[in-house]
């Protein structure tokens, strides 16, 4: 100094305001968020990944592989390139609890995409 061991850190946000009821941040009106990589230019809704969930194997019992599932976008404009910016109008959000939940509580002081740093060091 490049690949590549290997250690440590970090790594998800959002119910305010009304209405009905014996109760609802769960219904109705409204209101409010958006994980990480990539992609010719910046993405919740191309495109892949990570998380629940479910199976199946292994397995001194706590995990590990490996499979499955895995939401939702148009149109107009600018430009060499944008389903990524601007504009307008929509759409989407595991699992269990609970008056039906993307927003409470809960598994989770937990796992993780994946960034950073320190490091190693073939050539």
């Nucleotide at each position: 100094g490049u690949a590549c061991a290997g250690u440590u850190u970090c790594a998800g946000g959002g119910a305010g305001g009304g209405g009905u009821g014996a109760g609802a941040u769960u219904c109705c009106c409204u209101a409010c968020c958006g994980g990480c990589g990539a992609u010719g230019a910046a993405a919740g809704c191309u495109c892949g990944c990570g998380a629940c969930a479910c199976g199946c194997g292994c397995c001194g019992a706590g995990g590990c592989g490996c499979g499955u599932c895995u939401g939702a976008c148009a149109c107009g404009g600018u430009g060499g390139a944008a389903u990524u910016c601007c504009g307008u109008g929509g759409c989407c959000g595991a699992c269990g609890g609970u008056a039906c939940a993307g927003u409470c509580c809960g598994g989770a002081u937990g796992g993780a995409a994946g960034a950073a740093a320190c490091g190693c060091g073939a050539u």